Notes: Transfer RNA from a Candidatus Brocadiia bacterium, 72 nucleotides, folded computationally. The RNAcentral record of the sequence draws on ENA. It matches the Rfam family "tRNA". From the family's description: Transfer RNA (tRNA) molecules are approximately 80 nucleotides in length. The coordinates come from a structure-prediction model, not an experiment, and the mean pLDDT is 82. RNAcentral records the identical sequence in 3 taxa. The organism belongs to Candidatus Brocadiia, within Bacteria.
[in-house]
C1' cells in the first nucleotide's frame, strides 16, 4: 500500500431506519445465627471521530482515526 472484519455500560457482548439492551461485576433491600446461592429494586451510555442521506440513523452513504486478520 491493497482487501477483509471489528469499535454500543466497569467487562462480554446483541441490537439489519421508530423509546438503545442482556449477561456478568457494582450498590441497596429480603432470606440465614452468620455466610454462600437464590430474589426484589438501582446506577452506569457523546452507540470511536467528522459528515451527508431521511420525518427520523447504533443501523444506509462519504472521509478519517484505533485494534485484529490476509494479500504485496
Nucleotide at each position: 500500500g491493497g482487501g477483509c472484519a471489528g469499535a454500543u455500560a466497569g467487562c462480554u457482548c446483541a441490537g439489519u431506519g421508530g423509546u438503545a439492551g442482556a449477561g456478568c461485576u457494582c450498590u441497596g433491600g429480603a432470606c440465614u445465627g452468620a455466610a454462600a446461592a437464590u430474589c426484589c429494586a438501582g446506577g452506569a451510555g457523546u452507540c470511536c471521530c467528522g459528515g451527508g442521506u431521511u420525518c427520523g440513523a447504533c443501523c444506509c452513504c462519504c472521509g478519517g482515526u484505533c485494534u485484529g486478520c490476509c494479500c504485496a